A computed fold for a 492-nucleotide part of an RNA from an uncultured bacterium, annotated as small-subunit ribosomal RNA, 5' domain.
[in-house]
Context: one part of a larger RNA
RNA sequence: GCCUGAACGCUGGCGGCGUGGCUAAGACAUGCAAGUCGUACGGGUGUAGCAAUACACCAGUGGCGAACGGGUGAGUAAUGUAUCGCUAACGUACCCCAGAAUCUGGGAUAGCCGCCCAAAAGGGCAGAUAAUACCAGGUAACAUCACGAAGCCGCAUGGUUUUGUGCUCAUAGGGAAACCGUUCUGGGAGCGGGCGAUAUCGUAUCAGCUAGUUGGUGAGGUAAAGGCUUACCAAGGCGACGACGCGUAACCGGACUGAGAGGUUGGCCGGUCACAUUGGGACUGAGACACUGCCCAGACUCCUACGGGGGGCUGCAGUAACGAAUCUUCCGCAAUGCACGAAAGUGUGACGGAGCGACGCCGCGUGUGGGACGAAGUUCUUCGGAAUGUAAACCACUGUCAGGGGUUAGAAAGUUCUGAUCAACCCCAGAGGAAGGCACGGCUAACUCUGUGCCAGCAGCCGCGGUAAGACAGAGGUGCCAAGCGUUAGGC
Numbered sequence: 001g002c003c004u005g006a007a008c009g010c011u012g013g014c015g016g017c018g019u020g021g022c023u024a025a026g027a028c029a030u031g032c033a034a035g036u037c038g039u040a041c042g043g044g045u046g047u048a049g050c051a052a053u054a055c056a057c058c059a060g061u062g063g064c065g066a067a068c069g070g071g072u073g074a075g076u077a078a079u080g081u082a083u084c085g086c087u088a089a090c091g092u093a094c095c096c097c098a099g100a101a102u103c104u105g106g107g108a109u110a111g112c113c114g115c116c117c118a119a120a121a122g123g124g125c126a127g128a129u130a131a132u133a134c135c136a137g138g139u140a141a142c143a144u145c146a147c148g149a150a151g152c153c154g155c156a157u158g159g160u161u162u163u164g165u166g167c168u169c170a171u172a173g174g175g176a177a178a179c180c181g182u183u184c185u186g187g188g189a190g191c192g193g194g195c196g197a198u199a200u201c202g203u204a205u206c207a208g209c210u211a212g213u214u215g216g217u218g219a220g221g222u223a224a225a226g227g228c229u230u231a232c233c234a235a236g237g238c239g240a241c242g243a244c245g246c247g248u249a250a251c252c253g254g255a256c257u258g259a260g261a262g263g264u265u266g267g268c269c270g271g272u273c274a275c276a277u278u279g280g281g282a283c284u285g286a287g288a289c290a291c292u293g294c295c296c297a298g299a300c301u302c303c304u305a306c307g308g309g310g311g312g313c314u315g316c317a318g319u320a321a322c323g324a325a326u327c328u329u330c331c332g333c334a335a336u337g338c339a340c341g342a343a344a345g346u347g348u349g350a351c352g353g354a355g356c357g358a359c360g361c362c363g364c365g366u367g368u369g370g371g372a373c374g375a376a377g378u379u380c381u382u383c384g385g386a387a388u389g390u391a392a393a394c395c396a397c398u399g400u401c402a403g404g405g406g407u408u409a410g411a412a413a414g415u416u417c418u419g420a421u422c423a424a425c426c427c428c429a430g431a432g433g434a435a436g437g438c439a440c441g442g443c444u445a446a447c448u449c450u451g452u453g454c455c456a457g458c459a460g461c462c463g464c465g466g467u468a469a470g471a472c473a474g475a476g477g478u479g480c481c482a483a484g485c486g487u488u489a490g491g492c
Stems, first nucleotide, its partner, number of pairs: 001492004006488005013364006019357002021322001027319002030317003035064003040061002043058006071275003080200008090192003095188007103137004112127001114125004143168001145166009173180002201247003208238003213235008250272004254265004277298005300311004328354001330353003336350001337348004367397004377388004401433001403428006410422002436481005441462003447476005457464002
């Protein structure tokens, strides 16, 4: 000098864009943050109607979603991340393309009705009922598996194409219709699982580490290779190119600084990973070992009729606590996106906005022109004067911002419609409402007076202060920045 998620002191007019719990991954009151579909299904309630029926709403069965989105960085030094490869060892709901199919039947169960138990959470018995819920039978392939033949290819096990025989496996309907679905197979897109190489902090005052350990065979398991698991067999495997241990730490794109090399760093935004009160476990599912699902154990906490139950803000706000320190219990689904739906639409603390904080960057303003050898006041003085100073007063104007009123282009998507919020344009009044902070001995731009008297004090370094202090304190003046200015902390 530049920089910061900053804090502190003094000061503070406006706007735009950003940004804001770095400490206790410590504890949380309250509200909201994941639903949707009646064109899958039976029913209930209400409205209209004489009725058939129509419309609206609702708990339940069923489907899809809830594995995304949002948060945090505790753990992790490699099961991570970054880059480059491999998968001939793999998966894939929704979406797209192509081919084929959608046959015949059956038994339940919730809701409902009746009875009963319980303080609550909730639960039991009996009866009847529906489905795109569940089950049985049938059919089927270029699909699976087994055996065989031929061709081609590779990276060892192998892969692939054509073909023969046999085995096994499927379906659901809805809608007035348009159409939307269902099942099987192949391909695609996107997404994901696994493996390898290289790189990835400090410490040797950590030198030896290892028993599923290292390899093999059989078996099991997985979507899939593999000690992933298990039985048996062998005795291996890693290590000064730093194993093992200890400490520290999410990683990257990037950011800051620097001429660069480098050093430091990883907040916001984007990608990956990990976690969800602590520890463990599986279930469902295309996908989880699942933040607002389930089970068990621990700690904490709440309710209780003492028998027993409920809870998890590292979502958005908010609370106390901690701390030098960090915001509203706001508005809206209008836009963008996501879930569901045939659609209308519904939901969405994602998101879009507004609010608070000079926390940062940028922009604007606090007036403009004229105006005296120059008021008053103040300071200095050699008492003559000098400085503040065109500064003020005074005269003439202007209207940014802020204030008041009005209108409607735009953010709205081809047209009509849809704006939480923002904005554009026009009119009105009036200089009014808007400047401070730090420094002035040298480094370093900027000087005098008074007070004090090694005292009180200053100080980044050198150093000032003991009676004329340009260094302390006050005042006048001056310098530098300016809605900021200084200080502290940290990086280069």

Description: It matches the Rfam family "Bacterial small subunit ribosomal RNA".